[in-house]
């Protein structure tokens, strides 16, 4: 200096350095910028057996949780082999210097590169009012 990402900015305190302007940490406060809970109203009500009944329906038992940040989904194949888990080729989806091709100056295509990870703890659909978390890490 640029790049992912919300992650940036100013003001008190207070430790050390200071070339004495100021710098780092490190607390706390508002800004910002990001998420998450949370009415009406609209949405929404698994699958499986046996019972009851004219039918809508209804009881019962058994099986399976759900949801949240993030682009990070979903699939096939191989290793192992109960499972987890490993590794591969895809893939929805994301991001992007050069170079290069097309175009309308934005921009798109080829190209490179990711397609993780973590949390809540049986519990949350949207959702005014309102409450509450985050404002970091990482990269060339």
């Nucleotide at each position: 200096u640029g790049c992912c990402g919300a992650a940036u900015c100013g003001c008190c305190g207070u430790g050390c350095c200071u070339c004495c302007g100021g710098g780092c940490g490190u607390g706390g406060c508002g800004a910002u910028c990001g998420g998450g809970g949370g009415a009406a109203c609209c949405a929404g009500u698994g699958c499986g057996g046996c019972c009851c009944g004219g039918a809508c329906g209804g009881g019962c038992c058994g099986c399976u949780g759900g949801g949240g940040c993030g682009a990070a989904u979903c699939g096939c194949c191989g290793c192992a082999g109960g499972a987890c888990g490993c590794g591969g080729c895809g893939u929805a989806g994301c991001g992007g210097a050069c170079g290069u091709c097309g175009a309308g100056u934005g921009c798109g295509g080829c190209c490179c590169g990711c397609g993780a990870g973590c949390c809540c703890g049986u519990c949350a659909g949207c959702u005014c009012a309102c409450c509450u978390c985050g404002u970091a890490g990482g990269c060339a």
c-di-AMP riboswitch aptamer (ydaO/yuaA leader) from a Solirubrobacteraceae bacterium, 140 nucleotides, folded computationally. Its Rfam family is "c-di-AMP riboswitch aptamer (ydaO/yuaA leader)". Rfam links the family to the GO terms regulation of gene expression and cyclic-di-AMP binding. The source organism's lineage runs through Bacteria, Bacillati, Actinomycetota, Solirubrobacterales and Solirubrobacteraceae. The prediction has a mean pLDDT of 80. The model forms 92% of the base pairs in the Rfam consensus.